RNA sequence: GGCGGGGUAGCUCAGUUGGUUAGAGCGAGGGACUCAUAAGCCCUAGGUCGCCGGUUCGAUCCCGGCCCCCGCUA
Numbered sequence: 001g002g003c004g005g006g007g008u009a010g011c012u013c014a015g016u017u018g019g020u021u022a023g024a025g026c027g028a029g030g031g032a033c034u035c036a037u038a039a040g041c042c043c044u045a046g047g048u049c050g051c052c053g054g055u056u057c058g059a060u061c062c063c064g065g066c067c068c069c070c071g072c073u074a
Base pairs, nucleotide, nucleotide: 001073002072003071004070005069006068007067010026011025012024013023019057028044029043030042031041050066051065052064053063054062
């Protein structure tokens, strides 16, 4: 350089081949319980869906470019 995969919450990852809520587990905060703590239970917060542009009434999803990570290949 070429090819393929990936980038979504603090971490690990789902997600729909366009639409009225973007989610799970862990973690964080709070509550209840307990003499107290832990576990388990309930609730809450936390996201420019890598960046820029395009298509569209509407983009996390489609198209183009770029950046980063992993693998294969020369």
This is a predicted structure of a 74-nucleotide RNA (transfer RNA) from Candidatus Uhrbacteria bacterium RIFCSPHIGHO2_02_FULL_57_19. Rfam family: tRNA.